The RNA shown here (SAM riboswitch aptamer (S box leader)) has 116 nucleotides and comes from uncultured Flavisolibacter sp.
RNAcentral holds the sequence, with entries from MGnify.
Its Rfam family is "SAM riboswitch aptamer (S box leader)". Gene Ontology term of the family: regulation of gene expression.
RNA sequence: CUUAUCAAGAAAGGCUGAGGGAAAUGGCCCGAAGACGCCUUGACAACCUGCCGCAGUUUAAAAGCUGUGUGCAAGGUGCCAACUCCAUCUCGCAGGAUUUUUGCGGGACAGAUAAG
Repeated sequence: CUUAUCAAGAAAGGCUGAGGGAAAUGGCCCGAAGACGCCUUGACAACCUGCCGCAGUUUAAAAGCUGUGUGCAAGGUGCCAACUCCAUCUCGCAGGAUUUUUGCGGGACAGAUAAG
């Protein structure tokens, strides 16, 4: 940089000791009844991977390749508060309204993870 996904799912023990929830602002939360982080173990999930089934393609037949599955496993990753905690920019719809505001939905931006 490209593609896919991001509303589901899953915590105990030990160490540490003050902030943490990516960044900025605002909100809302978590946190000395010990958060965040690190280690160990366990779990969750199934992107890659392996196996199996099916379809297509190729072939003499296969292998192979492509696609597919509420399928099986769990080797490489990931993940285990809150939708990616929510909003921010923009568009649409609905309600209220003087400037404006609330709710719902779509898109963009940013981010996370996987594969390349």